[in-house]
RNA sequence: UGGGUCGGCCAGACGGUCGCGUGGCGGGAAACCGCACCGAGGAACGUCCGGGCUCCACAGAGCAGGGUGGUGGGUAACGCCCACCCGGAGAAAUCCGCGAGACAGUGCCACAGAGAGAAGACCGCCGGGAUUCGUCCCGGUAAGGGUGAAAGGGUGGCGUAAGAGACCACCAGCGGUCGUGGUGACACGAUCGGCUCGGUACACCUCGCCCGGAGCAAGACCAGACAGAGGAUGUUGACGCGGCUCGCCGAGUCCUCGGGUAGGUCGCUGGAGCGGCGCGGCAACGUGUCGCCGAGAGAGAUGGCCGUCAGAGGAGUUUCGACUCCCGAACAGAACCCGGCGUAUCGGCCGGCCCAUUCA
Numbered sequence: 001u002g003g004g005u006c007g008g009c010c011a012g013a014c015g016g017u018c019g020c021g022u023g024g025c026g027g028g029a030a031a032c033c034g035c036a037c038c039g040a041g042g043a044a045c046g047u048c049c050g051g052g053c054u055c056c057a058c059a060g061a062g063c064a065g066g067g068u069g070g071u072g073g074g075u076a077a078c079g080c081c082c083a084c085c086c087g088g089a090g091a092a093a094u095c096c097g098c099g100a101g102a103c104a105g106u107g108c109c110a111c112a113g114a115g116a117g118a119a120g121a122c123c124g125c126c127g128g129g130a131u132u133c134g135u136c137c138c139g140g141u142a143a144g145g146g147u148g149a150a151a152g153g154g155u156g157g158c159g160u161a162a163g164a165g166a167c168c169a170c171c172a173g174c175g176g177u178c179g180u181g182g183u184g185a186c187a188c189g190a191u192c193g194g195c196u197c198g199g200u201a202c203a204c205c206u207c208g209c210c211c212g213g214a215g216c217a218a219g220a221c222c223a224g225a226c227a228g229a230g231g232a233u234g235u236u237g238a239c240g241c242g243g244c245u246c247g248c249c250g251a252g253u254c255c256u257c258g259g260g261u262a263g264g265u266c267g268c269u270g271g272a273g274c275g276g277c278g279c280g281g282c283a284a285c286g287u288g289u290c291g292c293c294g295a296g297a298g299a300g301a302u303g304g305c306c307g308u309c310a311g312a313g314g315a316g317u318u319u320c321g322a323c324u325c326c327c328g329a330a331c332a333g334a335a336c337c338c339g340g341c342g343u344a345u346c347g348g349c350c351g352g353c354c355c356a357u358u359c360a
Stems, first nucleotide, its partner, number of pairs: 001356010012309007020039002024035004041331001045342002048340005053215004060246004065211005070084005085099001086097004100206002105204002107200003122145002124141007153171005172196002174193008219266004228257006240248001273292008313326005
């Protein structure tokens, strides 16, 4: 310098002017007026997960159902994050994994092929018999050939009628035992064993771990208005917040017709909060201390204009000090709050690591 890969950050600032909103201060009988501070995000989007909070509710067990899936940590928790293990891709940095089980069972593997899983004899090879000399029959065989994506491990030898892990040596895989290291998944080593009987669970399934429900239109309070009628069922047990069963509780519950109300206040923003420094930890993160308070609307505010700086950008010039010109966008809009993940996106900036090349 170029390429690759991983991570982090920003999302304008100042001044003036007009306008909007909460709370605060002051004035006013009130309506309202004045002053100062503050006023959309990195994703506010998706509603995909997990919670806080509220109610059922005094609330147990199981089945069904759902989620998750290597090991160990972090966290309020998670399907998230961190570290490591195994497998794969890559030259590497790094990236990917629906990572348990196929000997519990049931399925599926088209066509071709003799045969596709406790699967097989088409061509062939060997032995015996017959023969009209063309071939046929019986038995053995799975080393050679063929079919196929895939056909009972590979090379060499012994052995055989011909063969074959039938046996043997070495190798690969698998399994057992022991040792070393590690919290563990696992790794390495030694030794024994002819064990080599496919794949698929992103097929059904089995196994391990986890899971009450509903949701701020939750819910609480205040004010106000009205009109009840008919029926069913229930202490022989109704109702009791996804389904079913058991258990518990103990008095109302449900259906049809009809009437009134839809107003106001709270919930509603000080938090599993943010930042600096120290300590512990490989890290995620934890902890101690100091400091800060960044919108709470209510049919739903947070804006427009002018000027300057051009902020970290681009182009040109350069005496390398700097100067001149241009440029501010995209995705997008809080509504109880928070931790994640996914998706969209303008203009940029900073850094780590890997590889190649060049110079000192």